A computed fold for an 89-nucleotide RNA from Marinisporobacter balticus, annotated as c-di-GMP-I riboswitch aptamer. Of the family's consensus pairs, 95% are formed in the model. Taxonomically the source falls in Marinisporobacter (Bacteria, Bacillati, Bacillota, Peptostreptococcales). Its mean pLDDT, the model's own confidence on a scale to 100, is 82. The sequence is in RNAcentral, with records from Rfam. It matches the Rfam family "c-di-GMP-I riboswitch aptamer". Gene Ontology term of the family: cyclic-di-GMP binding. From the family's description: GEMM was predicted in a large-scale screen for bacterial structured RNA regulatory elements.
[in-house]
RNA sequence: UGUUGUUAAUAGCAAACUUAUCGAAAGGUAAGGACGCAAAGCCAUGGGUCUGAAGAUGAAUUUAUUUCUAUGAUUGCCAGGCUGCCAAA
Repeated sequence: UGUUGUUAAUAGCAAACUUAUCGAAAGGUAAGGACGCAAAGCCAUGGGUCUGAAGAUGAAUUUAUUUCUAUGAUUGCCAGGCUGCCAAA
């Protein structure tokens, strides 16, 4: 330096859930909390998934409702790109 990451060690992150808060929602943020994670560090670039406010549209006809749509969200769904700690065997 590359590969590898198993009952080595050290350090790290933090699902569900709860509370607060932002948001139309999906979901985000903070604190508590640990199911897990060797990139569960960073980037919405490709695919997937979730939501449907605004917009379009059908029905309806006065307040409810059908369908489509991402410019919203997710990297702890997968791929790709960039970077990085430890080193027992």